[in-house]
RNA sequence: CUGCGAUAACGGCAAACUUAUUGAAAGGUAAGGACGCAGAGCCACGGGUCUAAGGUUUUAUGACUAUGAUCGCCGGGUUACCGAA
Numbered sequence: 001c002u003g004c005g006a007u008a009a010c011g012g013c014a015a016a017c018u019u020a021u022u023g024a025a026a027g028g029u030a031a032g033g034a035c036g037c038a039g040a041g042c043c044a045c046g047g048g049u050c051u052a053a054g055g056u057u058u059u060a061u062g063a064c065u066a067u068g069a070u071c072g073c074c075g076g077g078u079u080a081c082c083g084a085a
Stems, first nucleotide, its partner, number of pairs: 004083002012037002017032006035072001041078003045075003048070003054065004
C1' cells in the first nucleotide's frame, strides 16, 4: 500500500416488531429494540423488485404505466477504521 479479511483491537450500523409522524401507496423519518452486517458508509448510473396518486383502457371487476420507492436485491462509481495471513 491493497479493497485482501483474522478465534486480533478500537469501534460502527441496525432487521423484524412497537409507538408517533409523514405519504395515494410502496415506503420514509424519530424513539425503543437487535435479525444480522468487513462496507448493512454514500450515490438511483445499469438491471431487478415494490407501489399506482395521476394518465390510458375496460360494461364492470380489473389491466397497463414511474415522474414515486428500494443502496439491508445485484452490479457499478466514490470514500473509509485496523493490520494477522